[in-house]
Context: one part of a larger RNA
RNA sequence: GGACGAACGCUGGCGGCGUGGAUAAGGCAUGCAAGUCGAACGCGAACGGAACAGCUAAUUUAUUAGUAGUUCCUAGUAGAGUGGCGAACGGGUGAGUAACGCGUGGGUAACAUACCUGUCUGUGGGGAAUAACUCAGGGAAACCUGUGCUAAUACCGCAUAUGUCACGGUGGCUUAUGCCACCGUCAUGAAAGAGGGGGAUCCUUCGGGACCUCUCGCAGAUAGAUUGGCCCGCGUCCCAUUAGCUUGUUGGUGGGGUAAUGGCCUACCAAGGCUACGAUGGGUAGCCGGCCUGAGAGGGUGACCGGCCACACUGGGAUUGAGAUACGGCCCAGACUCCUUCGGGAGGCAGCAGUCGAGAAUCUUCCACAAUGGACGAAAGUCUGAUGGAGCGACGCCGCGUGCGGGAAGAAGGCCUUAUGGGUUGUAAACCGCUGUCAGGGGGGAAGAACAUCAGGAUGGACAAUACUCAUCCUGACUGACGUCACCCCCAGAGGAAGCUCCGGCCAACUCCGUGCCAGCAGCCGCGGUAAUACGGGGGGAGCAAGCGUUGUCC
Numbered sequence: 001g002g003a004c005g006a007a008c009g010c011u012g013g014c015g016g017c018g019u020g021g022a023u024a025a026g027g028c029a030u031g032c033a034a035g036u037c038g039a040a041c042g043c044g045a046a047c048g049g050a051a052c053a054g055c056u057a058a059u060u061u062a063u064u065a066g067u068a069g070u071u072c073c074u075a076g077u078a079g080a081g082u083g084g085c086g087a088a089c090g091g092g093u094g095a096g097u098a099a100c101g102c103g104u105g106g107g108u109a110a111c112a113u114a115c116c117u118g119u120c121u122g123u124g125g126g127g128a129a130u131a132a133c134u135c136a137g138g139g140a141a142a143c144c145u146g147u148g149c150u151a152a153u154a155c156c157g158c159a160u161a162u163g164u165c166a167c168g169g170u171g172g173c174u175u176a177u178g179c180c181a182c183c184g185u186c187a188u189g190a191a192a193g194a195g196g197g198g199g200a201u202c203c204u205u206c207g208g209g210a211c212c213u214c215u216c217g218c219a220g221a222u223a224g225a226u227u228g229g230c231c232c233g234c235g236u237c238c239c240a241u242u243a244g245c246u247u248g249u250u251g252g253u254g255g256g257g258u259a260a261u262g263g264c265c266u267a268c269c270a271a272g273g274c275u276a277c278g279a280u281g282g283g284u285a286g287c288c289g290g291c292c293u294g295a296g297a298g299g300g301u302g303a304c305c306g307g308c309c310a311c312a313c314u315g316g317g318a319u320u321g322a323g324a325u326a327c328g329g330c331c332c333a334g335a336c337u338c339c340u341u342c343g344g345g346a347g348g349c350a351g352c353a354g355u356c357g358a359g360a361a362u363c364u365u366c367c368a369c370a371a372u373g374g375a376c377g378a379a380a381g382u383c384u385g386a387u388g389g390a391g392c393g394a395c396g397c398c399g400c401g402u403g404c405g406g407g408a409a410g411a412a413g414g415c416c417u418u419a420u421g422g423g424u425u426g427u428a429a430a431c432c433g434c435u436g437u438c439a440g441g442g443g444g445g446a447a448g449a450a451c452a453u454c455a456g457g458a459u460g461g462a463c464a465a466u467a468c469u470c471a472u473c474c475u476g477a478c479u480g481a482c483g484u485c486a487c488c489c490c491c492a493g494a495g496g497a498a499g500c501u502c503c504g505g506c507c508a509a510c511u512c513c514g515u516g517c518c519a520g521c522a523g524c525c526g527c528g529g530u531a532a533u534a535c536g537g538g539g540g541g542a543g544c545a546a547g548c549g550u551u552g553u554c555c
Stems, first nucleotide, its partner, number of pairs: 001555004006551005013400006019393002026356003030353003035085003040082002043079001048073005054067006092311003101236008111228002116224008124158001126156002133148001135146004163188002166185008193216006201210003237283003244274003249271008286308004290301004313334005336347004364390001366389003372386001373384004403434004413425005438496001440491005448482001453477009499544005504525003510539005520527002
């Protein structure tokens, strides 16, 4: 000199863009953060309203009010349940980890991959349950038990099969234990329907169904894409005041396990394996792209953003699934907190806000799904503290403003002085003229919006079809949290907007008074003991400026 996720002191006008729990991976009240699908399936309310007829009361004797009942609308709605997909993404944190964790380059002839895309083939025929619900019971609650009924794209057999396994054979290829293609035999292995439209025919409980067709699904195979698993070379902090370490240890065989190789696990056999090129042990630490600094080499660092990894109160475990460290799943143990009728239960903010605590220190219990993206859905749409925005903080960077021109009686006042005087503050003020940025008030006003969808139309595909539907296109309609936005115009008026540090040398800027080795200053040298440009104050000056200094850390 530069830099910072900074803090502290004094000060503080506006805007844009960024950024903000670095400490206690400490504890958490409250709300929200993952749902969705009725075009997979069976059930199914209420409030309220209307009508009918009954009872009661009042009276104007055919009306009013109230009340138990039935039916209809509300509504096949709300709702819970079965089922499917998602919940393994997105979001947070850096505790652990010195490791194939990460980076980089390879390998997998040792592997998997839901959804998506291409191609081929199929989707036949049956069965038994169960939740919801009903009834009964237990419990303070959480919830649980039994009885009876019912549906499915839920579950289970059967049939079928270019798939898989085993055996045999042929061909091609590879560095290889092998890989690929084809043939034969044996064994084994699938499926589910839903919605729209329809001329003739058939059946019908008159609702519809068979049948045809379209769309979405379902099953098997194969290829792709994507995403991952595993393995290897090299690189990856400090301590030798850590020198020896190791028994599933090192290797082999058989077996098990996995999607898959492998002591990954197990039985047996052998006695190996690592180490001064630093094993083992200890300390510290998430790694990288990057960021800071530097001419570079290098040094430091890993906030924000992006990639990978690890973790989710602590430790362990499996289940489901294409996929699990399963943050907002389950089980067990532990610590802690809460409820309890004392028998027993409930919980996990390192999601977004917010709270307490510790700390020098770090924000709103905000708005919206309008955009982007995600989940589900045929779609409308629903959900989304991801995200888009707004709020708070000079925390940082950048921009703008706090006025401009004229104006000498060089005013008054202050300060200094060699003191009837002079110098300086100083064109500074007053005064005159002007402008109108920002802030204030009023008016106008883009872009972020195009998809999707709906309506009308055109062309084409499929089809028996001019229904329906699908694809492409045209026209119109609809959609904005931000937002009193940006931006533009008008109004008024210099009006509302300057401080901080320093002035002995380094280092730019000097005098007076006070003090008297005191009080104090100080980054280093050093100032202060009676004329202090170094302490404190005044005047003046220098530097930076909505900041200026100090402290801490790095180069």
Predicted 3D model of a 555-nucleotide part of an RNA (small-subunit ribosomal RNA, 5' domain) from a metagenome. The coordinates come from a structure-prediction model, not an experiment, and the mean pLDDT is 82. Its Rfam family is "Bacterial small subunit ribosomal RNA". The RNAcentral record of the full RNA draws on SILVA.